The RNA shown here (small-subunit ribosomal RNA) has 1530 nucleotides and comes from an uncultured Gammaproteobacteria bacterium.

RNA sequence: AGCUUAGAGUUUGAUCAUGGCUCAGAUUGAACGCUGGCGGCAGGCUUAACACAUGCAAGUCGAGCGGAAACGAUGGGAGCUUGCUCCCAGGCGUCGAGCGGCGGACGGGUGAGUAACGCGUAGGAAUCUACCCAGUAGAGGGGGAUAGCCCGGGGAAACUCGGAUUAAUACCGCAUACGCCCCACGGGGGAAAGGCCGGGAUCUUCGGACCGGUCGCUAUUGGAUGAGCCUGCGUUGGAUUAGCUAGUUGGUGGGGUAAAGGCCUACCAAGGCGACGAUCCAUAGCUGGUCUGAGAGGAUGAUCAGCCACACUGGAACUGAGACACGGUCCAGACUCCUACGGGAGGCAGCAGUGGGGAAUAUUGGACAAUGGGCGCAAGCCUGAUCCAGCCAUGCCGCGUGUGUGAAGAAGGCUCUAGGGUUGUAAAGCACUUUCAGUAGGGAGGAAGGCCAGAGUGUUAAUAGCACUUUGGAUUGACGUUACCUACAGAAGCAGCACCGGCUAACUCCGUGCCAGCAGCCGCGGUAAUACGGAGGGUGCAAGCGUUAAUCGGAAUUACUGGGCGUAAAGCGCGCGUAGGCGGUUUGGUCAGUGUGAUGUGAAAGCCCAGGGCUCAACCUUGGAACUGCAUCACAUACUGCCAGGCUAGAGUACGGUAGAGGGGGGUAGAAUUCCACGUGUAGCGGUGAAAUGCGUAGAGAUGUGGAGGAAUACCAGUGGCGAAGGCGGCCCCCUGGAUCGAUACUGACGCUGAGGUGCGAAAGCGUGGGGAGCAAACAGGAUUAGAUACCCUGGUAGUCCACGCCGUAAACGAUGUCAACUAGCCGUUGGGAGGGUAAUCCUUUUAGUGGCGCAGCUAACGCUCUAAGUUGACCGCCUGGGGAGUACGGUCGCAAGAUUAAAACUCAAAUGAAUUGACGGGGGCCCGCACAAGCGGUGGAGCAUGUGGUUUAAUUCGACGCAACGCGAAGAACCUUACCUGGUCUUGACAUCCUGCGAACUUUCUAGAGAUAGAUUGGUGCCUUCGGGAACGCAGUGACAGGUGCUGCAUGGCUGUCGUCAGCUCGUGUCGUGAGAUGUUGGGUUAAGUCCCGUAACGAGCGCAACCCCUGCCGUUAGUUGCCAGCAUGUUAUGAUGGGGACUCUAACGGGACUGCCAGUGCAAACUGCGAGGAAGGUGGGGAUGACGUCAAAUCAUCACGGCCCUUACGUCCUGGGCUACACACGUGCUACAAUGGUAGUGACAGAGGGCAGCUACUGGGCGACCAGAUGCGAAUCUUUAAACACUAUCACAGUUCGGAUCGGAGUCUGCAACUCGACUCCGUGAAGCUGGAAUCGCUAGUAAUCGCAUAUCAGCCAUGAUGCGGUGAAUACGUUCCCGGGCCUUGUACACACCGCCCGUCAAGCCAUGGAAGCUGGGGGUACCUGAAGUCAGUCACCGCAAGGAACUGCCUAGGGUAAAACUGGUAACUAGGGCUAAGUCGUAACAAGGUAGCCGUACCGGAAGGUGUGGCUGGAUCACCUCCUUA
Repeated sequence: AGCUUAGAGUUUGAUCAUGGCUCAGAUUGAACGCUGGCGGCAGGCUUAACACAUGCAAGUCGAGCGGAAACGAUGGGAGCUUGCUCCCAGGCGUCGAGCGGCGGACGGGUGAGUAACGCGUAGGAAUCUACCCAGUAGAGGGGGAUAGCCCGGGGAAACUCGGAUUAAUACCGCAUACGCCCCACGGGGGAAAGGCCGGGAUCUUCGGACCGGUCGCUAUUGGAUGAGCCUGCGUUGGAUUAGCUAGUUGGUGGGGUAAAGGCCUACCAAGGCGACGAUCCAUAGCUGGUCUGAGAGGAUGAUCAGCCACACUGGAACUGAGACACGGUCCAGACUCCUACGGGAGGCAGCAGUGGGGAAUAUUGGACAAUGGGCGCAAGCCUGAUCCAGCCAUGCCGCGUGUGUGAAGAAGGCUCUAGGGUUGUAAAGCACUUUCAGUAGGGAGGAAGGCCAGAGUGUUAAUAGCACUUUGGAUUGACGUUACCUACAGAAGCAGCACCGGCUAACUCCGUGCCAGCAGCCGCGGUAAUACGGAGGGUGCAAGCGUUAAUCGGAAUUACUGGGCGUAAAGCGCGCGUAGGCGGUUUGGUCAGUGUGAUGUGAAAGCCCAGGGCUCAACCUUGGAACUGCAUCACAUACUGCCAGGCUAGAGUACGGUAGAGGGGGGUAGAAUUCCACGUGUAGCGGUGAAAUGCGUAGAGAUGUGGAGGAAUACCAGUGGCGAAGGCGGCCCCCUGGAUCGAUACUGACGCUGAGGUGCGAAAGCGUGGGGAGCAAACAGGAUUAGAUACCCUGGUAGUCCACGCCGUAAACGAUGUCAACUAGCCGUUGGGAGGGUAAUCCUUUUAGUGGCGCAGCUAACGCUCUAAGUUGACCGCCUGGGGAGUACGGUCGCAAGAUUAAAACUCAAAUGAAUUGACGGGGGCCCGCACAAGCGGUGGAGCAUGUGGUUUAAUUCGACGCAACGCGAAGAACCUUACCUGGUCUUGACAUCCUGCGAACUUUCUAGAGAUAGAUUGGUGCCUUCGGGAACGCAGUGACAGGUGCUGCAUGGCUGUCGUCAGCUCGUGUCGUGAGAUGUUGGGUUAAGUCCCGUAACGAGCGCAACCCCUGCCGUUAGUUGCCAGCAUGUUAUGAUGGGGACUCUAACGGGACUGCCAGUGCAAACUGCGAGGAAGGUGGGGAUGACGUCAAAUCAUCACGGCCCUUACGUCCUGGGCUACACACGUGCUACAAUGGUAGUGACAGAGGGCAGCUACUGGGCGACCAGAUGCGAAUCUUUAAACACUAUCACAGUUCGGAUCGGAGUCUGCAACUCGACUCCGUGAAGCUGGAAUCGCUAGUAAUCGCAUAUCAGCCAUGAUGCGGUGAAUACGUUCCCGGGCCUUGUACACACCGCCCGUCAAGCCAUGGAAGCUGGGGGUACCUGAAGUCAGUCACCGCAAGGAACUGCCUAGGGUAAAACUGGUAACUAGGGCUAAGUCGUAACAAGGUAGCCGUACCGGAAGGUGUGGCUGGAUCACCUCCUUA
């Protein structure tokens, strides 16, 4: 000698939750892309256990043997070209081949097979073990062969045959036998080998014997090592694999093995295994460890280490201590090679290497120097084990690519608000350093041994020999040009990659324009992209950086640690019950679980800790700790278990009561429907939103009487009762289950739950047989409708009913499993009991049910709350994103329908729950508005005017499009305007600024032309000056630029419309809620009003409302001209005409006045009511201006401004003419009418507000008139302008008119350069439609509607009947809020939030994708049966060989392989076919979400293009209204 648990993005308008997807981390035997300086340490075919050329990877021993092919030395000889060749000598060093020994069973490779005693761990007994160690006892004496060599034969070769001869540590007997083996305990059996070295004595055939040493040999014992066998426990997935097994399980005898054993065999028995998962299928070498993780776990099994298995595929044995043998043998098979076609050879999953496969993995290297192995006495030989080197950024670690200084903040780049900012102390410059790389020189350690020589010790008779110690000497290094050190030169040779929308550190410009592209998720891109591509800048890592793949993590997202199941996924429809799990109280025993301690083991390496060594680190090394495990022993005995004995609180039994639609069977009753018969009686009945089909004069319906038949049981009736659930309802009887209450007695844990199993199980449906009144799928008809396979109506069959048998499902729901315990209260109700009390209702309490509210607690919230969804315990079932799909395939069940069990491919980034705010509803409540109603007048019909659409056109410029476009922009298109079209011009431009040159500016006339314009021509020389020139203007030139009514109102500002003058919209603080949010702002009243009052977890405040402002209505004060004139004067036919006056009107300034102030009533108050008072005015007096937060991407780029884009001899500019005025038609807004409340003619009254000098014009004259001529006043309270309707009189008499005036003809006037297209007006003539307007629709509530005229802006004139103002005359009606429309508040439902113009379902059509079925076709593995059967073991045996041992051969069993047969299983493929999924703009409908317009949904059945419809039973997860019951508060 331990560390320490992190979250984020994405569903929504927003929120909380659930839940998936995705990201940030670490890692890898990796690969790919871009890039690449050095070193150290590691690693390197994960795929084809695919095939392999070539070389090497296992030999060694002459000290076992016979020997001598090669080489060398020596000696001899021959040839001779005196240094070569040949020969001789096993005499020597040595040694090919052979016999023999040991080793080739190790080392090295690979992971195909194997789900197994294969591996791991802990144990066991019935075994073997060469070499090694220790002990004991031996090693005597014989024999016959055989290879080689030699001779001969066959063959292409591989190889082989025959003959002769020969050795051994080769082989075989004999002898001996302490141990040893067998045994019937008497006995029996079995060994051996020598070699080398040395030698004193003795012997010798002189070779030796003999002795000693050493190495070997034989027998045996023990050890060590290694190996074989057995057992407990652990060791992947699938039950859509549930039964498997015949040597199978056991026994006996025999055989076999080194050894136990069905290991084998004969016989006997019938066993053995299995839901604690047998068998089968698929996958996989196992472990120490490795990666990850806080841990528990999860994933993995490269390198290193242990075990196993395999060696081209399959089988087999031999040899041996050990193999059924990687570099041995035999056989079969496939493949490759050689061949003379007869026959042979081979096995890289050893090291390199080749081909192939693959995204992908290295050199045909060096050395035995070290470590280790084999042989050998040894030297030594062999060793692709190993040690090294090479290649590769494959990984880890270390180092470098410089350091300091340096602001003119250089240049360049980028950007810019044009100033600047940034790159950036960065560079340059100056001063230094030299690691690494380079060059040169030096230079460890890895080396220990062995050899030679000397000395010593031991053994021995020995100073031989051998072993050991020691001294000296010469030596042994692949790596290696090693590590390391020194010197030299010079900043010199060395930086990339990814990213920059959020997650996630890092931002700008340009290009592109839903294109090109990006993307891990969310998502970017449709002209201003921090998201694409490039650039500048930045951020992060760094000799690497990114991407891809894979694992763990995050993911508490499989939850042991550590999740859930009312509504999100999830409680089996409900019982009984088997196995299993769990189990009341007490005593004793036991010690299995449990706890403590000890012992053994848990290999090494690795991880961790502490040291040490490489300059550090990685790496290496030493020691420790750890290895959480298993086994054994001991101790403890509380708890659990087990055994034994008790107890009664759980459970049950007995006894006595009680309530009940509990179940089964039988009978019976009344009401009603229908039918039948008869009577009465007539023309309809029935049905609906309205109808029709239907029934009825052949007598219906109605009504009366009688009868038949089936089904169901009104009232009672109740959040009442009973039952496990489904479910159960008239009454009576029989049979029967359960519950509950009470007091006592008894049994004594007998209990709870419950996988499989088994029973019950609504409705529909099925089978057989009945029955059939009503109802009623299907069906038929009638309606409705665009259609209507529906809703509605008329009929109507299965069915509904009964009996028996199936089915086995429902929203089978409390969407809540069963059992037990505990945890505030209050109020109902049903059954029972106890106590008290009354005449009676009753009161208190207890228990079993059944309801409501509610505290704590829980919950995401809603909600639940002793009947839990609270706090706990026991057991079972179920869930793990949405879709695909409760589907396919397979199995089981079913007569069928179908039920049950139950996937995958593929696809999406969500799907979902609760609650919130809105919006919406063919939901509800309250309220308001000329919203309806009550009225008045219109529009829609006619003609015309005007605007729009459409059409037309060269152009008919553009905009505005429900309300909120359409007499709108336009308060005025003949040219101009004008933006459009035709044609003709100009190009620094019609207009602005700057520069240069010339010229004053300017002006007259003429010609050409449609004009713009072009040419010619006349007059004119000005102003300031410092004399240089300057200012204004014109012309010409140059380029910057002008110009654009070109585009985008969806880039914008500004302005405007609309909801709406509707009463709303918000904030601060506080409070409530996890939160979005709520409260306030809701409620009760009241108001025109969120106006005010009261109440109130709110208290206040802001923008709106109201008020303040203007006009108007009354009065006062002041002032008095151009206004006024009562009184006083003057004057006129007449006039404020004049003097004068300020009283009045008026003008225009300032004040007053009205506030529910007073009264009465009601009310808490606010306030309301009142033919109340007063007052000019009364409850906002009337009108105007004033328009909250916001909505409509509302309108406007053509008022203006402005970003971006576009045009630039034109999309700019000028000019002529044309067009905007067209015309089959449609619509909007108006005018005039249709007449007598009127028209026409005459006469007579009364306004207000405005305008006016290029003007308004009196007056006079002319003209029928428009108007003209003359002329006056007035820049205006002074001048100018007949008001009309109206009144009076006359006429017209109901008609296409004395209404109406369109259209057309003619003649004129005026404006203007010019009235043709295309002006207005006047006069004469003409005299159309039209007789009050269909469906529908508009305005208006009082000085309003209606009606009447007047004025003004624009403007030369005017298409004005328009617009904006002004006054005159001057009504009717409002019961009321049911309905239509719009709005406000509250509430409710929602699957909507782009907010109902929403969302959304299914068929059909098109494309793409994966899947299922499928006649068939084609593979694979396994099993069964039969046939055949190599090699080989074993067993047997006559013929052949051998004297014999024995051999050959043959026979039998087994068996690899092969063949045949019938099945099953599992792949691939397939005409065709089925559904599914996905895909901006297809078709048909509209099923669902609101009461979704027929409430929806579940099960089932039938039907239909499709969603779906209908029947039947069920559910509320249905809105609304009413009633009942219960609760809360008062």

Its Rfam family is "Bacterial small subunit ribosomal RNA". Its mean pLDDT, the model's own confidence on a scale to 100, is 84.